[in-house]
Small-subunit ribosomal RNA, central domain from an uncultured bacterium, 350 nucleotides, folded computationally.
Context: one part of a larger RNA
RNA sequence: UUGGGCGUAAAGCGUCCGCAGGUGGUUCAUCAAGUCUGCUGUCAAAGCGUGGGGCUUAACCCCAUAAAGGCAGUGGAAACUGGUGAGCUAGAGUACGGUAGGGGUAGCGGGAAUUCCCAGUGUAGCGGUGAAAUGCGUAGAUAUUGGGAAGAACACCAGCGGCGAAGGCGCGCUACUGGGCCGAAACUGACACUCAUGGACGAAAGCUAGGGGAGCGAAAGGGAUUAGAUACCCCUGUAGUCCUAGCUGUAAACGAUGACAACUAGGUGUUGCGCGUAUCGACCCGUGCAGUGCCGUAGCUAACGCGUUAAGUUGUCCGCCUGGGGAGUACGCACGCAAGUGUGAAACUC
Numbered sequence: 001u002u003g004g005g006c007g008u009a010a011a012g013c014g015u016c017c018g019c020a021g022g023u024g025g026u027u028c029a030u031c032a033a034g035u036c037u038g039c040u041g042u043c044a045a046a047g048c049g050u051g052g053g054g055c056u057u058a059a060c061c062c063c064a065u066a067a068a069g070g071c072a073g074u075g076g077a078a079a080c081u082g083g084u085g086a087g088c089u090a091g092a093g094u095a096c097g098g099u100a101g102g103g104g105u106a107g108c109g110g111g112a113a114u115u116c117c118c119a120g121u122g123u124a125g126c127g128g129u130g131a132a133a134u135g136c137g138u139a140g141a142u143a144u145u146g147g148g149a150a151g152a153a154c155a156c157c158a159g160c161g162g163c164g165a166a167g168g169c170g171c172g173c174u175a176c177u178g179g180g181c182c183g184a185a186a187c188u189g190a191c192a193c194u195c196a197u198g199g200a201c202g203a204a205a206g207c208u209a210g211g212g213g214a215g216c217g218a219a220a221g222g223g224a225u226u227a228g229a230u231a232c233c234c235c236u237g238u239a240g241u242c243c244u245a246g247c248u249g250u251a252a253a254c255g256a257u258g259a260c261a262a263c264u265a266g267g268u269g270u271u272g273c274g275c276g277u278a279u280c281g282a283c284c285c286g287u288g289c290a291g292u293g294c295c296g297u298a299g300c301u302a303a304c305g306c307g308u309u310a311a312g313u314u315g316u317c318c319g320c321c322u323g324g325g326g327a328g329u330a331c332g333c334a335c336g337c338a339a340g341u342g343u344g345a346a347a348c349u350c
Base pairs, nucleotide, nucleotide: 004321005320006319007304008303012318014201015200016199017198021194022193023192025088026087027086028085029084030083031082033081034080035077036076037075038074039073040072041071042070043069049065050064051063052062053061054060091191092188093187094186096183097182098181099180103177104176105175106174107173108172109171110154114150115149116148117147118146119145120144121143125136126135162169163168206247207246208245209244210243211242215241216240220236221235222234223233258317259316260315261314262313263312266295267294268293269292270291271290272289273288274287275286276285299306300305323350324349325348332343333342334341335340
């Protein structure tokens, strides 16, 4: 390579957008590139197949001939693929009417708690632990009352509930803004799906510059524990955590499950919307979509399990895997301020 695979054995890019490429609904006409078919030419000889002949036979040799297939030319067929033209509306999209939402960005505001400061009351302890000690406190702490300041996070509501492509998003209000769902069916008329290269976004930590700094808290110091204790526990505490601008580009970035489409029993919750029955009306009940859970049939699976949100049955496109270690290392290249990231071997060894 062929093949077989990718939830957990190796293997789905963190997520999306998207050029090239690949693939692509339905009807009619047409062309004939793919496709099918006739003929012609050519594809040296030898060899292989068939028939015949020569060495006593065979091997071997000689003669004749066939066939498959390739390429080119030429004539034809038109179902399928493709090209062109004209249509269609079931895919896709636009407009319209509703609607839910911690989707995003910015601004303004709020209360509880914490710490600190000031003042009052008040007196000997507080704090902390398995027990203690370091620590704080007669220069008046802890506790409590009143006032003030600061920063960060938003209890209850809160839900296997919602939104977002993912990362993620939760106090209230306002402004701007993205997407979804439902309903009707007006418009466009295949405009679609996927996507190498490329681009954008991307938790935490980390980096640069300037702010900010309450609490927490790597490092560090001290107290304990212990044989030791560079830890677990305690008292402090710097970076950081927060904001603005930029960089980094990685995670068990997980559903360890790529995207899109179609098909294949049900039951039971829940969220959003519509319809029907009923009703004064909202519920209740039935039903149709879209999400989100649990259980489960067929089927699949090595098993666990999955099971209309598939890991079932199929199609299209992309990514990835090919024994363990060496190693996500070395080297080279690219990116980065750096940390490092991306790409990514071999010797050797089992």
Its Rfam family is "Bacterial small subunit ribosomal RNA". Gene Ontology terms of the family: ribosome and structural constituent of ribosome. Model confidence (mean pLDDT): 87 of 100. RNAcentral holds the full RNA, with entries from ENA and SILVA.